[in-house]
Context: one part of a larger RNA
RNA sequence: CCCCCCUUAAGGAACUCGGCAAUUUAACCCCGUAACUUAGGAAUAAGGGGUGCCCUCGAUAGUUUUCGGGUAACUGAAUGCUUUUGAGGGUCACAGUAACAGGCCCGAGCGACUGUUUAACUAAAACAUAGGUCUCUGCGAAGGGGAAACCCGAAGUAUAGGGGCUGACGCCUGCCCAGUGCUGGAAGGUUAAGAGGAUGAGUGAGAGCUUUGAAUUUAAGCCCCAGUGAACGGCGGCCGUAACUAUAACGGUCCUAAGGUAGCGAAAUUCCUUGUCGGGUAAGUUCCGACCCGCACGAAUGGCGUAACGACUUGGGCGCUGUCUCGAGGGGGGACUCGGUGAAGUUGAAGUAUCCGUGAAGAUGCGGAUUACCCGCGGCAGGACAAAAAGACCCCGUGGAGCUUUACUGUAACCUGGCAUUGUGCUUGGGUCUCAGAUGUGUAGGAUAGGCGGGAGGCUAUGAAAUUUUGGCGUCAGCUGAGAUGGAGCCGUCCUUGAAAUACCGCCCCUCUUAGAUUUAUGUACUAACCCCUGAGCAAGCAGGGAGACCGUGUCAGGCGGGCAGUUUGACUGGGGCAGUCGCCUCCCAAAAGGUAAUGGAGGCGUACAAAGGUUCGCUCAGGGUGUAUGGAAACCACCCGCGGAGUGCAUUGGCAUAAGCGAGCUUGACUGUGAGGCAUACAAGCCGAGCAGGGACGAAAGUCGGUCAAAGUGAUCCUACGGCCCCGUGUGGAAGGGCCGUGGCUUAACGGAUAAAAGCUACCCCGGGGAUAACAGGCUGAUCCCUCCCAAGAGUUCAUAUCGACGGAGGGGUUUGGCACCUCGAUGUCGGCUCAACGCAUCCUGGGGGUGAAGGCGCUCCCAAGGGUCCGGCUGUUCGCCGGUUAAAGCGUUACGCGAGCUGGGUUCAGACCGUCGUGAGACAGGUCGGUCUCUAUCCGCCGUGGGCGUAGGAGAUUUGAGGGAAGCUUUUCCUAGUACGAGAGGACCGGAAAGGACAGACCGCUGGUGUGCCAGUUGUAUCGCCAGAUGCAGCGCUGGGUAGCCAUGUCUGGAAGGGAUAAGCGCUGAAAGCAUCUAAGCACGAAGCCCCUCCCAAGAUGAGAUCUCCCACCCUUUUUAGGAAGGGUUAAGGACGCAGGAAGACUACCUGCUUGAUAGGCCACAUGUGGAAGUACAGCAAUGUGCGGAGCUUAGUGGUACUAAUCGUCCGAGGG
Repeated sequence: CCCCCCUUAAGGAACUCGGCAAUUUAACCCCGUAACUUAGGAAUAAGGGGUGCCCUCGAUAGUUUUCGGGUAACUGAAUGCUUUUGAGGGUCACAGUAACAGGCCCGAGCGACUGUUUAACUAAAACAUAGGUCUCUGCGAAGGGGAAACCCGAAGUAUAGGGGCUGACGCCUGCCCAGUGCUGGAAGGUUAAGAGGAUGAGUGAGAGCUUUGAAUUUAAGCCCCAGUGAACGGCGGCCGUAACUAUAACGGUCCUAAGGUAGCGAAAUUCCUUGUCGGGUAAGUUCCGACCCGCACGAAUGGCGUAACGACUUGGGCGCUGUCUCGAGGGGGGACUCGGUGAAGUUGAAGUAUCCGUGAAGAUGCGGAUUACCCGCGGCAGGACAAAAAGACCCCGUGGAGCUUUACUGUAACCUGGCAUUGUGCUUGGGUCUCAGAUGUGUAGGAUAGGCGGGAGGCUAUGAAAUUUUGGCGUCAGCUGAGAUGGAGCCGUCCUUGAAAUACCGCCCCUCUUAGAUUUAUGUACUAACCCCUGAGCAAGCAGGGAGACCGUGUCAGGCGGGCAGUUUGACUGGGGCAGUCGCCUCCCAAAAGGUAAUGGAGGCGUACAAAGGUUCGCUCAGGGUGUAUGGAAACCACCCGCGGAGUGCAUUGGCAUAAGCGAGCUUGACUGUGAGGCAUACAAGCCGAGCAGGGACGAAAGUCGGUCAAAGUGAUCCUACGGCCCCGUGUGGAAGGGCCGUGGCUUAACGGAUAAAAGCUACCCCGGGGAUAACAGGCUGAUCCCUCCCAAGAGUUCAUAUCGACGGAGGGGUUUGGCACCUCGAUGUCGGCUCAACGCAUCCUGGGGGUGAAGGCGCUCCCAAGGGUCCGGCUGUUCGCCGGUUAAAGCGUUACGCGAGCUGGGUUCAGACCGUCGUGAGACAGGUCGGUCUCUAUCCGCCGUGGGCGUAGGAGAUUUGAGGGAAGCUUUUCCUAGUACGAGAGGACCGGAAAGGACAGACCGCUGGUGUGCCAGUUGUAUCGCCAGAUGCAGCGCUGGGUAGCCAUGUCUGGAAGGGAUAAGCGCUGAAAGCAUCUAAGCACGAAGCCCCUCCCAAGAUGAGAUCUCCCACCCUUUUUAGGAAGGGUUAAGGACGCAGGAAGACUACCUGCUUGAUAGGCCACAUGUGGAAGUACAGCAAUGUGCGGAGCUUAGUGGUACUAAUCGUCCGAGGG
């Protein structure tokens, strides 16, 4: 010193984020007990009283014995013991539950409650819960597990089961169905496979074969129409208005699916914000009550209340305390010493100092200076950017994983259609085919002419015309069928018409009907597939029943499909994100070739034009002046000036009048095939281009023309389409397909284009890297910040400069906010507090001075000055700040915003959870809120202590000097001078003198007190000593009352001074330079808590090793010698050490005392002190108990004495000098 524990004066939460921790309280009996309430509670509420031991008397229950009554059960009386309990009396103590044993109350938030949870940082407000509600599910249930069989659900059946939300109870739960979801919807649209086959293609002599595949048909889904909020969710803005003002019941207007109702509200939600007011406090960022301006409450993601409950969160109070003021003492265990045993981390190597500087920017190691004899031990933690963990923050990686979704692409499951398993009927529709039959009206025309062809006859007693009944069609004129009557005709050829007769025949078309076939769909019936149940059976299977071609299953197809899976989710970037940007053109930057970067400064492009192209010919602009009807500044006209000030489709630059500008005529060179040579260039691209050939335009011709005054107007490859060439053609010929030439399809704009096709979250996170890159700190810088100075407009009645100082200017500092990104990401722990500080001075106080708009007093301002000092509380995590009360003053900074291998852990900044807001969501928030693991051992330097060695020119014992270093250094109040100077008064000094304090520091223990675990006493429970008595053990020393020494503070004493020297600012003397003036230049004198002494402490390793006094002496042996000596060894001296007894000395060591010639320790004796009246015995009392012997007994460490015991006897070391 650490850990665990005990006690503590006075105060009593002043501690602190917070009463954390530790006290207090506590048992039983009695009394008594509030608000509120769900009437159960709250409640052990709170708050009081009692309790030991002894005696007496009652009551109570059991039981022994005796006697009496009764046949007995039983009963009465007396008696002893025991149980529970009451009353009275007595008695002792500081205290009787004597030890052990809830602190309580008030207010608020959240959650109803008991429960559950992150085994090992979160126990909560989170989860659950009963209750509420929505929804699904009719039983082979829904739902779940499983490939399936099968199982759970359930041996249950809607009062049942599954899922979602909410979360007791009370009062309630508003508006919106536009979006999304869910549910419903026989219409319509769209829609796959399948069915269906028009059309086309290839080939072939053809038949055919192959191929293409239109219309049509056809489900779910989607569209569409509704419903639905205790489904996901949502629930406005602006303007005006009342007779003070303010406000707006009221009005207007825009938008919406609808615009937030009740209730609550600065809240676990409020940014501004410590809102405002009230309460509580001396003082209240917290708390409570209100207000309402709700950044951003709000009604089952429930709203608002609420008794009870809570190791929850928060505020207050009472009690109580070492939490604190402010510490102290004690006990135990470590640490330390000795003996035994004996790790680990760490470690480039180490002979490992300080300061200033330097330096990859914070040096034991470099430079300079300084300090330092060699080596341990105990301690402290400032450094070794200490250790530990290849930083978890941040960034990066075409890293990973988990999660989400209206990212992309798939997929299980589910829904739906086709076909198969899969059969037989009936019914009603649809399509197609066949047979039969019907149907067909432009105009003209006898009149309802379907088309083409043939055709001169056809039909009729097997019943014509006509009439009538009735069916169908219909353009309403008629056509046509059936029946009846009827009894002999009816029509064509001719006329009209593009076409001639249903007179007749053939092949067809439109529409319709009947029948058949086929196909498809609906409904219905059946039973034998398939499925289920029952019966018995070992089973194959059988029988009966149900259901039934459905279901189920297989396969093809469409839908839905974060349930599941695989992935994507750009780069630049003065960190990243957000924002911006990404290709091309023009200019500046760009440093007179070209080129040249930046999230440097400025602008444009993603086209246009059939003329705005070609050519030939012609013209000259903008602006100004003058003149001129309407006519003006500008209309058109004339003349003059006019190098371009215009124009050039579009930005800028460079051009351009010979025009490239402006017109007109004719035209298509806005050509085909090429291309010497160059520019530019990593490549790929890009750019210029004469000439040649072809065939042209314009021009008389020369000639010009391969778009446009030039420089932007853009996109590789693959894939694909169209046109052409006719190059390849899988035995051959074709074809398919490909190639070549031309052209089209990309905001592939992240523009050299990863894919045809892709978004997010991670605080649950992980890996690899980075100080290539952020947050802390340092560094550089100094915009910002702070301080100073210069100028002096003004303010100051007057007057710039007592004081303040605009507009401007010049510096300094390196405390702010920043910039930069230089060390550190194989880790430099981050705010605040505590502890301990050191330094600077731009000084808060105290000290000295100048000025004053200084009368005095109090101030203001400036100069000097860093010696010392520089408060306690309330609030908040706070630094800061505000507030209360003091003070001489309550300074500003730096030191890794000093200090976490010193502490704390309230804040921030992991994992849990809630609210508001944002987001579809996962989640997010320099927004709020509750909770949340801080690592026993120190190697080196450093620091504080303490030893050993050697040295200090012989060896010792004492006493010192002081080079040097350290400590200390504060200040107030009162009184006197003096109510004086001053002042009208009020007020009120300097200088000088005295006293008393505060804080701080040192020492001490006589006093006051604390502790005092080996002193004394009391006492509870229990055990033991055989019992009684008396003792002892254990229960925190069991608890309680006192207390010696020692150690302590709150107690006592002392200190800062006075004085000397040299100075600062300042004030002077004399005094020139400069005949004056001048404190200065020579010279001289003053002048501060500051400097040097003086005071106290350390100190000769002060290797510069000092001084003084005293003691010991000059021995023996060996070797060597340039004969002075030197080296080595030995016995000794003075002296020292070892050893022993000890110590208010001490970790060890050291130091001090003593060692028989002795009081060193123990013992003993005496005394002091403390306790407080021992045991024993006698007496008194029924007893508890009391009294006497007796200020008794006991009494640690104190004082004095006394050799009884132990310090025995001894051993070793230690000079021979100049």
A computed fold for a 1218-nucleotide part of an RNA from a marine metagenome, annotated as large-subunit ribosomal RNA, half B. The coordinates come from a structure-prediction model, not an experiment, and the mean pLDDT is 86. The full RNA is in RNAcentral, with records from SILVA. It matches the Rfam family "Bacterial large subunit ribosomal RNA". Its family is annotated with structural constituent of ribosome and ribosome in the Gene Ontology.